[in-house]
c-di-GMP-I riboswitch aptamer from a Deltaproteobacteria bacterium, 86 nucleotides, folded computationally. Its Rfam family is "c-di-GMP-I riboswitch aptamer". Rfam describes the family as follows. GEMM was predicted in a large-scale screen for bacterial structured RNA regulatory elements.

RNA sequence: CUUUGCCCAGAGCAAAACCCGAGAAACCGGGUGACGCAGAGUACCGAGGCUAAAUCCCUAAAGGACAUGCCAGUCGAGCCGCCAAA
Numbered sequence: 001c002u003u004u005g006c007c008c009a010g011a012g013c014a015a016a017a018c019c020c021g022a023g024a025a026a027c028c029g030g031g032u033g034a035c036g037c038a039g040a041g042u043a044c045c046g047a048g049g050c051u052a053a054a055u056c057c058c059u060a061a062a063g064g065a066c067a068u069g070c071c072a073g074u075c076g077a078g079c080c081g082c083c084a085a086a
Base pairs, nucleotide, nucleotide: 002086003085004084005083012037013036017032018031019030020029021028035073041079042078045076046075047074048071049070050069055065056064057063
């Protein structure tokens, strides 16, 4: 350096649920809590998904479209990285 993750070490992250807070919502932050993760680190570049405030369309009411808002714990690619084995 490459491949792999059966064994070893020291660590790390934290699903659901509940509480508090921000938000129109999706979602996010904090606490409790561990379903899981060898990247469940980083980052929306490509695909995919969620929401629809504003805007637009339509309307009697309803409704529809739309990301500039999100999801990396959906997949691919990028960057960076621990231990071990070969």